Transfer RNA from a Nanobdellota archaeon, 73 nucleotides, folded computationally.
It matches the Rfam family "tRNA". By type it is a transfer RNA.
Lineage of the source: Archaea > Nanobdellati > Nanobdellota.
Model confidence (mean pLDDT): 82 of 100.
RNA backbone atom coordinates (compact mmCIF):
# COMPACT_ATOMS: atom_id res chain seq x y z
P N A 1 -0.76 3.89 3.52
O5' N A 1 -0.83 2.84 2.29
C5' N A 1 -0.67 3.37 0.99
C4' N A 1 -0.67 2.23 0.00
C3' N A 1 -1.91 1.35 0.00
O3' N A 1 -2.99 1.92 -0.72
C1' N A 1 0.00 0.00 0.00
P N A 2 -4.49 1.61 -0.28
O5' N A 2 -4.74 0.10 -0.75
C5' N A 2 -4.73 -0.22 -2.12
C4' N A 2 -4.93 -1.71 -2.32
C3' N A 2 -6.14 -2.32 -1.64
O3' N A 2 -7.34 -2.11 -2.36
C1' N A 2 -4.26 -3.65 -1.20
P N A 3 -8.73 -2.03 -1.60
O5' N A 3 -9.03 -3.54 -1.18
C5' N A 3 -9.23 -4.53 -2.17
C4' N A 3 -9.40 -5.90 -1.55
C3' N A 3 -10.44 -6.00 -0.44
O3' N A 3 -11.76 -6.11 -0.93
C1' N A 3 -8.46 -7.05 0.25
P N A 4 -12.99 -5.49 -0.11
O5' N A 4 -13.16 -6.51 1.09
C5' N A 4 -13.51 -7.86 0.86
C4' N A 4 -13.30 -8.72 2.08
C3' N A 4 -14.08 -8.31 3.33
O3' N A 4 -15.42 -8.73 3.31
C1' N A 4 -11.85 -8.75 3.92
P N A 5 -16.54 -7.91 4.12
O5' N A 5 -16.27 -8.31 5.64
C5' N A 5 -16.43 -9.65 6.07
C4' N A 5 -15.98 -9.82 7.51
C3' N A 5 -16.62 -8.88 8.52
O3' N A 5 -17.91 -9.29 8.93
C1' N A 5 -14.29 -8.94 8.87
P N A 6 -18.99 -8.16 9.34
O5' N A 6 -18.49 -7.66 10.77
C5' N A 6 -18.43 -8.56 11.87
C4' N A 6 -17.68 -7.94 13.03
C3' N A 6 -18.25 -6.64 13.59
O3' N A 6 -19.34 -6.85 14.47
C1' N A 6 -15.90 -6.45 13.35
P N A 7 -20.46 -5.67 14.59
O5' N A 7 -19.71 -4.56 15.47
C5' N A 7 -19.23 -4.88 16.78
C4' N A 7 -18.60 -3.65 17.42
C3' N A 7 -19.57 -2.49 17.67
O3' N A 7 -19.24 -1.84 18.88
C1' N A 7 -17.82 -1.76 16.28
P N A 8 -20.05 -2.21 20.19
O5' N A 8 -21.55 -1.89 19.85
C5' N A 8 -21.99 -0.55 19.70
C4' N A 8 -23.46 -0.42 19.99
C3' N A 8 -23.92 -0.92 21.35
O3' N A 8 -23.69 0.04 22.38
C1' N A 8 -25.35 -1.79 19.70
P N A 9 -23.09 -0.43 23.76
O5' N A 9 -24.12 0.07 24.86
C5' N A 9 -24.20 1.44 25.21
C4' N A 9 -24.69 1.64 26.63
C3' N A 9 -23.89 0.93 27.69
O3' N A 9 -23.78 1.75 28.84
C1' N A 9 -26.16 0.33 27.86
P N A 10 -22.46 2.63 29.04
O5' N A 10 -21.61 1.71 30.08
C5' N A 10 -20.30 2.12 30.53
C4' N A 10 -19.69 1.02 31.35
C3' N A 10 -19.60 -0.31 30.63
O3' N A 10 -18.43 -0.41 29.85
C1' N A 10 -20.61 -0.63 32.74
P N A 11 -18.49 -1.17 28.39
O5' N A 11 -18.56 -2.71 28.77
C5' N A 11 -17.45 -3.36 29.38
C4' N A 11 -17.75 -4.84 29.60
C3' N A 11 -18.28 -5.58 28.39
O3' N A 11 -17.27 -5.97 27.47
C1' N A 11 -19.63 -6.07 30.24
P N A 12 -17.63 -6.05 25.88
O5' N A 12 -18.60 -7.30 25.74
C5' N A 12 -18.11 -8.61 25.98
C4' N A 12 -19.23 -9.62 26.04
C3' N A 12 -20.11 -9.72 24.80
O3' N A 12 -19.52 -10.42 23.73
C1' N A 12 -21.46 -9.72 26.72
P N A 13 -19.97 -10.00 22.21
O5' N A 13 -21.55 -10.24 22.14
C5' N A 13 -22.07 -11.55 22.19
C4' N A 13 -23.59 -11.55 22.32
C3' N A 13 -24.37 -11.03 21.11
O3' N A 13 -24.48 -12.00 20.08
C1' N A 13 -25.30 -10.16 23.11
P N A 14 -24.83 -11.52 18.59
O5' N A 14 -26.42 -11.38 18.63
C5' N A 14 -27.24 -12.52 18.80
C4' N A 14 -28.71 -12.17 18.85
C3' N A 14 -29.25 -11.45 17.62
O3' N A 14 -29.51 -12.33 16.54
C1' N A 14 -30.10 -10.45 19.58
P N A 15 -29.24 -11.80 15.04
O5' N A 15 -30.24 -10.57 14.85
C5' N A 15 -31.65 -10.80 14.86
C4' N A 15 -32.39 -9.51 14.98
C3' N A 15 -32.13 -8.49 13.87
O3' N A 15 -32.87 -8.75 12.70
C1' N A 15 -32.02 -7.43 15.97
P N A 16 -32.10 -8.93 11.32
O5' N A 16 -32.69 -7.82 10.36
C5' N A 16 -34.02 -7.90 9.90
C4' N A 16 -34.17 -8.75 8.66
C3' N A 16 -34.52 -7.98 7.40
O3' N A 16 -33.34 -7.55 6.73
C1' N A 16 -36.05 -9.74 7.72
P N A 17 -33.42 -6.43 5.64
O5' N A 17 -33.95 -5.19 6.51
C5' N A 17 -33.94 -3.91 5.90
C4' N A 17 -34.69 -2.91 6.73
C3' N A 17 -36.18 -3.10 6.73
O3' N A 17 -36.71 -2.50 7.92
C1' N A 17 -35.66 -1.08 5.65
P N A 18 -37.61 -3.44 8.90
O5' N A 18 -38.62 -2.39 9.51
C5' N A 18 -38.15 -1.29 10.31
C4' N A 18 -39.28 -0.44 10.78
C3' N A 18 -40.44 -1.20 11.42
O3' N A 18 -41.04 -0.38 12.42
C1' N A 18 -41.22 -0.06 9.49
P N A 19 -40.51 -0.52 13.90
O5' N A 19 -41.86 -0.39 14.72
C5' N A 19 -42.78 0.65 14.40
C4' N A 19 -43.84 0.77 15.46
C3' N A 19 -43.31 0.83 16.89
O3' N A 19 -44.14 1.70 17.68
C1' N A 19 -44.70 -1.06 16.66
P N A 20 -43.55 3.14 18.00
O5' N A 20 -42.42 2.90 19.10
C5' N A 20 -41.57 3.99 19.50
C4' N A 20 -40.76 3.62 20.73
C3' N A 20 -39.89 2.37 20.57
O3' N A 20 -38.72 2.52 21.36
C1' N A 20 -41.43 2.02 22.29
P N A 21 -37.29 2.54 20.62
O5' N A 21 -36.72 1.06 20.78
C5' N A 21 -37.19 0.00 19.99
C4' N A 21 -36.19 -1.13 19.94
C3' N A 21 -35.67 -1.59 21.29
O3' N A 21 -36.57 -2.51 21.89
C1' N A 21 -33.85 -1.30 19.78
P N A 22 -36.39 -3.01 23.43
O5' N A 22 -35.79 -4.48 23.33
C5' N A 22 -36.53 -5.51 22.70
C4' N A 22 -35.84 -6.85 22.86
C3' N A 22 -35.31 -7.18 24.24
O3' N A 22 -36.31 -7.64 25.13
C1' N A 22 -33.69 -7.73 22.62
P N A 23 -36.15 -7.43 26.71
O5' N A 23 -35.09 -8.52 27.13
C5' N A 23 -35.43 -9.90 27.08
C4' N A 23 -34.19 -10.78 27.12
C3' N A 23 -33.34 -10.68 28.36
O3' N A 23 -33.86 -11.43 29.45
C1' N A 23 -31.94 -10.61 26.46
P N A 24 -33.48 -11.00 30.96
O5' N A 24 -31.98 -11.50 31.14
C5' N A 24 -31.67 -12.89 31.05
C4' N A 24 -30.16 -13.12 31.07
C3' N A 24 -29.42 -12.49 32.24
O3' N A 24 -29.51 -13.26 33.44
C1' N A 24 -28.28 -12.02 30.24
P N A 25 -29.56 -12.51 34.85
O5' N A 25 -28.08 -11.94 35.05
C5' N A 25 -27.01 -12.85 35.17
C4' N A 25 -25.68 -12.14 35.06
C3' N A 25 -25.43 -11.02 36.06
O3' N A 25 -25.08 -11.46 37.37
C1' N A 25 -24.77 -10.33 33.91
P N A 26 -25.61 -10.63 38.62
O5' N A 26 -24.96 -9.18 38.48
C5' N A 26 -23.57 -9.01 38.64
C4' N A 26 -23.13 -7.63 38.23
C3' N A 26 -23.74 -6.47 39.02
O3' N A 26 -23.11 -6.25 40.26
C1' N A 26 -23.83 -5.99 36.71
P N A 27 -23.98 -5.74 41.52
O5' N A 27 -24.43 -4.28 41.09
C5' N A 27 -23.49 -3.22 40.95
C4' N A 27 -24.16 -1.92 40.61
C3' N A 27 -25.30 -1.52 41.53
O3' N A 27 -24.83 -0.91 42.73
C1' N A 27 -25.97 -1.24 39.28
P N A 28 -25.66 -1.20 44.12
O5' N A 28 -26.99 -0.34 43.95
C5' N A 28 -26.94 1.08 43.83
C4' N A 28 -28.32 1.65 43.53
C3' N A 28 -29.43 1.19 44.46
O3' N A 28 -29.44 1.90 45.69
C1' N A 28 -30.16 1.03 42.23
P N A 29 -30.00 1.18 47.01
O5' N A 29 -31.59 1.17 46.78
C5' N A 29 -32.32 2.38 46.72
C4' N A 29 -33.78 2.14 46.42
C3' N A 29 -34.46 1.12 47.31
O3' N A 29 -34.84 1.65 48.57
C1' N A 29 -35.01 0.69 45.06
P N A 30 -34.91 0.69 49.85
O5' N A 30 -36.21 -0.19 49.64
C5' N A 30 -37.48 0.42 49.62
C4' N A 30 -38.53 -0.55 49.11
C3' N A 30 -38.65 -1.85 49.88
O3' N A 30 -39.38 -1.72 51.09
C1' N A 30 -38.66 -2.30 47.57
P N A 31 -39.08 -2.72 52.35
O5' N A 31 -39.65 -4.13 51.84
C5' N A 31 -41.03 -4.32 51.62
C4' N A 31 -41.31 -5.71 51.08
C3' N A 31 -40.77 -6.87 51.92
O3' N A 31 -41.60 -7.15 53.04
C1' N A 31 -40.28 -7.25 49.65
P N A 32 -40.94 -7.64 54.41
O5' N A 32 -40.34 -9.07 54.05
C5' N A 32 -41.20 -10.13 53.71
C4' N A 32 -40.41 -11.34 53.24
C3' N A 32 -39.32 -11.82 54.19
O3' N A 32 -39.87 -12.62 55.25
C1' N A 32 -38.48 -11.74 51.99
P N A 33 -39.55 -12.20 56.77
O5' N A 33 -38.00 -12.57 56.95
C5' N A 33 -37.56 -13.91 56.88
C4' N A 33 -36.08 -14.00 57.16
C3' N A 33 -35.58 -13.22 58.36
O3' N A 33 -35.83 -13.92 59.58
C1' N A 33 -34.14 -12.84 56.51
P N A 34 -36.41 -13.13 60.84
O5' N A 34 -35.23 -12.12 61.21
C5' N A 34 -35.45 -11.04 62.11
C4' N A 34 -34.14 -10.51 62.61
C3' N A 34 -33.10 -10.20 61.54
O3' N A 34 -33.26 -8.87 61.04
C1' N A 34 -32.11 -11.53 63.23
P N A 35 -33.22 -8.67 59.46
O5' N A 35 -31.68 -8.81 59.11
C5' N A 35 -30.75 -7.83 59.54
C4' N A 35 -29.32 -8.30 59.29
C3' N A 35 -29.01 -8.73 57.86
O3' N A 35 -28.72 -7.63 57.02
C1' N A 35 -28.21 -10.35 59.36
P N A 36 -29.06 -7.71 55.44
O5' N A 36 -28.01 -8.76 54.88
C5' N A 36 -26.64 -8.43 54.80
C4' N A 36 -25.79 -9.65 54.49
C3' N A 36 -26.05 -10.33 53.16
O3' N A 36 -25.46 -9.65 52.06
C1' N A 36 -25.84 -11.96 54.84
P N A 37 -26.23 -9.72 50.64
O5' N A 37 -26.15 -11.27 50.24
C5' N A 37 -24.90 -11.84 49.86
C4' N A 37 -25.02 -13.35 49.71
C3' N A 37 -26.02 -13.83 48.68
O3' N A 37 -25.48 -13.81 47.36
C1' N A 37 -26.35 -15.01 50.67
P N A 38 -26.46 -13.39 46.13
O5' N A 38 -27.62 -14.49 46.13
C5' N A 38 -27.33 -15.84 45.79
C4' N A 38 -28.51 -16.73 46.11
C3' N A 38 -29.82 -16.35 45.44
O3' N A 38 -29.90 -16.81 44.09
C1' N A 38 -30.21 -16.71 47.71
P N A 39 -30.70 -15.95 43.02
O5' N A 39 -32.23 -16.00 43.49
C5' N A 39 -32.93 -17.22 43.53
C4' N A 39 -34.29 -17.07 44.20
C3' N A 39 -35.20 -16.00 43.60
O3' N A 39 -35.86 -16.43 42.43
C1' N A 39 -35.16 -15.75 45.92
P N A 40 -36.21 -15.39 41.27
O5' N A 40 -37.40 -14.52 41.90
C5' N A 40 -38.64 -15.14 42.23
C4' N A 40 -39.58 -14.14 42.85
C3' N A 40 -39.79 -12.84 42.08
O3' N A 40 -40.72 -12.98 41.01
C1' N A 40 -39.39 -12.34 44.33
P N A 41 -40.52 -12.11 39.69
O5' N A 41 -40.94 -10.65 40.16
C5' N A 41 -42.26 -10.39 40.57
C4' N A 41 -42.41 -8.96 41.07
C3' N A 41 -41.93 -7.86 40.13
O3' N A 41 -42.85 -7.58 39.09
C1' N A 41 -41.13 -7.43 42.28
P N A 42 -42.27 -7.11 37.66
O5' N A 42 -41.63 -5.67 37.92
C5' N A 42 -42.47 -4.54 38.12
C4' N A 42 -41.71 -3.39 38.74
C3' N A 42 -40.77 -2.62 37.85
O3' N A 42 -41.43 -1.74 36.97
C1' N A 42 -39.74 -2.98 39.94
P N A 43 -40.65 -1.30 35.60
O5' N A 43 -39.50 -0.30 36.08
C5' N A 43 -39.83 0.91 36.72
C4' N A 43 -38.58 1.61 37.23
C3' N A 43 -37.56 1.99 36.17
O3' N A 43 -37.90 3.19 35.50
C1' N A 43 -36.46 1.00 38.01
P N A 44 -37.34 3.42 33.99
O5' N A 44 -35.85 3.94 34.23
C5' N A 44 -35.61 5.10 34.98
C4' N A 44 -34.14 5.19 35.37
C3' N A 44 -33.16 5.19 34.21
O3' N A 44 -33.00 6.49 33.65
C1' N A 44 -32.44 3.65 35.83
P N A 45 -32.85 6.65 32.07
O5' N A 45 -31.45 5.97 31.75
C5' N A 45 -30.25 6.49 32.30
C4' N A 45 -29.12 5.52 32.11
C3' N A 45 -28.89 5.08 30.66
O3' N A 45 -28.12 6.04 29.93
C1' N A 45 -28.87 3.20 32.07
P N A 46 -28.72 6.62 28.54
O5' N A 46 -28.44 5.45 27.48
C5' N A 46 -27.17 4.83 27.43
C4' N A 46 -26.82 4.41 26.02
C3' N A 46 -27.07 5.43 24.91
O3' N A 46 -26.02 5.37 23.97
C1' N A 46 -28.24 3.45 24.43
P N A 47 -25.20 6.71 23.68
O5' N A 47 -25.75 7.35 22.30
C5' N A 47 -27.14 7.60 22.15
C4' N A 47 -27.37 8.57 21.03
C3' N A 47 -26.82 8.16 19.65
O3' N A 47 -27.73 7.30 19.01
C1' N A 47 -26.23 10.41 20.11
P N A 48 -27.35 6.58 17.56
O5' N A 48 -26.86 5.15 18.02
C5' N A 48 -25.54 4.92 18.50
C4' N A 48 -25.21 3.45 18.39
C3' N A 48 -24.74 3.00 17.02
O3' N A 48 -23.75 1.97 17.19
C1' N A 48 -26.66 1.78 17.62
P N A 49 -22.68 1.67 16.04
O5' N A 49 -21.48 2.69 16.36
C5' N A 49 -21.12 2.93 17.71
C4' N A 49 -19.98 3.93 17.74
C3' N A 49 -20.18 5.16 16.89
O3' N A 49 -20.93 6.16 17.56
C1' N A 49 -18.06 4.23 16.44
P N A 50 -21.94 7.11 16.69
O5' N A 50 -20.98 8.08 15.88
C5' N A 50 -20.21 9.05 16.57
C4' N A 50 -19.48 9.94 15.59
C3' N A 50 -20.33 10.50 14.46
O3' N A 50 -21.07 11.64 14.84
C1' N A 50 -18.35 9.63 13.58
P N A 51 -22.54 11.90 14.14
O5' N A 51 -22.17 12.34 12.65
C5' N A 51 -21.44 13.53 12.43
C4' N A 51 -20.96 13.61 11.00
C3' N A 51 -22.01 13.59 9.92
O3' N A 51 -22.67 14.83 9.75
C1' N A 51 -20.26 12.15 9.31
P N A 52 -24.22 14.85 9.18
O5' N A 52 -24.08 14.48 7.63
C5' N A 52 -23.40 15.37 6.75
C4' N A 52 -23.15 14.73 5.41
C3' N A 52 -24.38 14.23 4.67
O3' N A 52 -25.09 15.28 4.01
C1' N A 52 -22.72 12.58 4.59
P N A 53 -26.69 15.10 3.80
O5' N A 53 -26.84 13.87 2.78
C5' N A 53 -26.44 14.04 1.43
C4' N A 53 -26.35 12.71 0.72
C3' N A 53 -27.66 12.01 0.43
O3' N A 53 -28.30 12.55 -0.73
C1' N A 53 -26.11 10.44 1.26
P N A 54 -29.93 12.40 -0.85
O5' N A 54 -30.20 10.85 -1.05
C5' N A 54 -29.81 10.19 -2.24
C4' N A 54 -30.24 8.74 -2.22
C3' N A 54 -31.70 8.51 -1.89
O3' N A 54 -32.52 8.68 -3.03
C1' N A 54 -30.34 7.04 -0.62
P N A 55 -33.84 9.56 -2.93
O5' N A 55 -34.82 8.73 -1.99
C5' N A 55 -35.21 7.42 -2.36
C4' N A 55 -35.85 6.70 -1.21
C3' N A 55 -36.93 7.47 -0.45
O3' N A 55 -38.17 7.46 -1.14
C1' N A 55 -35.48 6.45 1.09
P N A 56 -39.06 8.86 -1.21
O5' N A 56 -39.58 9.05 0.26
C5' N A 56 -40.23 10.27 0.66
C4' N A 56 -40.86 10.10 2.02
C3' N A 56 -39.97 9.50 3.09
O3' N A 56 -39.15 10.47 3.70
C1' N A 56 -42.02 8.34 3.08
P N A 57 -37.57 10.10 3.96
O5' N A 57 -37.67 8.97 5.09
C5' N A 57 -38.14 9.28 6.39
C4' N A 57 -38.35 8.02 7.20
C3' N A 57 -37.12 7.15 7.41
O3' N A 57 -36.29 7.61 8.45
C1' N A 57 -38.96 5.80 6.76
P N A 58 -34.69 7.56 8.28
O5' N A 58 -34.36 5.98 8.31
C5' N A 58 -34.68 5.21 9.47
C4' N A 58 -33.57 4.23 9.78
C3' N A 58 -32.26 4.87 10.23
O3' N A 58 -31.59 3.99 11.15
C1' N A 58 -31.89 3.64 8.27
P N A 59 -31.79 4.14 12.70
O5' N A 59 -30.70 3.19 13.35
C5' N A 59 -29.32 3.51 13.32
C4' N A 59 -28.48 2.27 13.37
C3' N A 59 -28.42 1.47 12.09
O3' N A 59 -27.43 1.94 11.22
C1' N A 59 -28.87 0.03 13.91
P N A 60 -27.72 2.05 9.61
O5' N A 60 -28.05 0.54 9.17
C5' N A 60 -27.06 -0.48 9.33
C4' N A 60 -27.64 -1.83 8.98
C3' N A 60 -28.08 -1.98 7.52
O3' N A 60 -27.77 -3.26 7.03
C1' N A 60 -29.91 -2.37 8.97
P N A 61 -26.51 -3.46 6.06
O5' N A 61 -26.90 -2.57 4.79
C5' N A 61 -27.65 -3.13 3.71
C4' N A 61 -27.74 -2.16 2.56
C3' N A 61 -26.49 -1.31 2.27
O3' N A 61 -25.53 -2.03 1.51
C1' N A 61 -28.37 0.08 2.28
P N A 62 -23.94 -1.70 1.69
O5' N A 62 -23.79 -0.31 0.91
C5' N A 62 -23.97 -0.26 -0.50
C4' N A 62 -23.69 1.14 -1.01
C3' N A 62 -22.37 1.77 -0.55
O3' N A 62 -21.27 1.35 -1.34
C1' N A 62 -24.11 3.31 -0.23
P N A 63 -19.83 1.21 -0.69
O5' N A 63 -19.33 2.72 -0.54
C5' N A 63 -19.15 3.54 -1.67
C4' N A 63 -18.92 4.98 -1.25
C3' N A 63 -17.81 5.21 -0.26
O3' N A 63 -16.51 5.23 -0.86
C1' N A 63 -19.70 6.42 0.42
P N A 64 -15.25 4.71 -0.03
O5' N A 64 -14.96 5.93 0.95
C5' N A 64 -14.56 7.19 0.43
C4' N A 64 -14.54 8.25 1.52
C3' N A 64 -13.73 7.91 2.75
O3' N A 64 -12.32 8.10 2.57
C1' N A 64 -15.80 8.78 3.41
P N A 65 -11.31 7.16 3.35
O5' N A 65 -11.44 7.66 4.86
C5' N A 65 -11.06 8.97 5.22
C4' N A 65 -11.57 9.32 6.60
C3' N A 65 -11.05 8.46 7.75
O3' N A 65 -9.73 8.79 8.15
C1' N A 65 -13.37 8.76 7.99
P N A 66 -8.79 7.68 8.83
O5' N A 66 -9.47 7.45 10.26
C5' N A 66 -9.52 8.51 11.22
C4' N A 66 -10.16 8.03 12.51
C3' N A 66 -9.63 6.72 13.07
O3' N A 66 -8.40 6.91 13.78
C1' N A 66 -11.97 6.67 13.12
P N A 67 -7.30 5.72 13.72
O5' N A 67 -7.96 4.59 14.65
C5' N A 67 -8.16 4.88 16.02
C4' N A 67 -8.92 3.74 16.68
C3' N A 67 -8.38 2.34 16.43
O3' N A 67 -7.25 2.03 17.24
C1' N A 67 -10.72 2.34 16.14
P N A 68 -6.17 0.98 16.63
O5' N A 68 -6.91 -0.44 16.74
C5' N A 68 -7.26 -0.96 18.00
C4' N A 68 -8.05 -2.26 17.87
C3' N A 68 -7.43 -3.34 17.02
O3' N A 68 -6.38 -4.04 17.68
C1' N A 68 -9.71 -3.14 16.46
P N A 69 -5.20 -4.67 16.77
O5' N A 69 -5.88 -5.90 15.99
C5' N A 69 -6.42 -6.98 16.73
C4' N A 69 -7.20 -7.91 15.84
C3' N A 69 -6.45 -8.54 14.70
O3' N A 69 -5.64 -9.63 15.11
C1' N A 69 -8.55 -7.76 13.93
P N A 70 -4.34 -10.01 14.23
O5' N A 70 -4.93 -10.73 12.94
C5' N A 70 -5.65 -11.96 13.05
C4' N A 70 -6.18 -12.39 11.70
C3' N A 70 -5.18 -12.45 10.57
O3' N A 70 -4.38 -13.62 10.59
C1' N A 70 -7.12 -11.35 9.82
P N A 71 -2.89 -13.57 9.98
O5' N A 71 -3.08 -13.44 8.40
C5' N A 71 -3.69 -14.50 7.67
C4' N A 71 -4.04 -14.07 6.28
C3' N A 71 -2.89 -13.58 5.40
O3' N A 71 -2.11 -14.65 4.87
C1' N A 71 -4.72 -12.11 5.19
P N A 72 -0.59 -14.42 4.45
O5' N A 72 -0.65 -13.43 3.19
C5' N A 72 -1.21 -13.90 1.96
C4' N A 72 -1.24 -12.79 0.94
C3' N A 72 0.08 -12.10 0.65
O3' N A 72 0.93 -12.84 -0.20
C1' N A 72 -1.62 -10.48 0.91
P N A 73 2.53 -12.77 -0.04
O5' N A 73 2.87 -11.29 -0.52
C5' N A 73 2.66 -10.91 -1.89
C4' N A 73 2.85 -9.43 -2.06
C3' N A 73 4.19 -8.85 -1.61
O3' N A 73 5.21 -9.04 -2.57
C1' N A 73 2.45 -7.50 -0.80
RNA sequence: GGACCCGUAGUCUAGCGGCUAUGACGUCUCCUUGACAGGGAGAAGGUCGAGUGUUCGAAUCACUCCGGGUCCA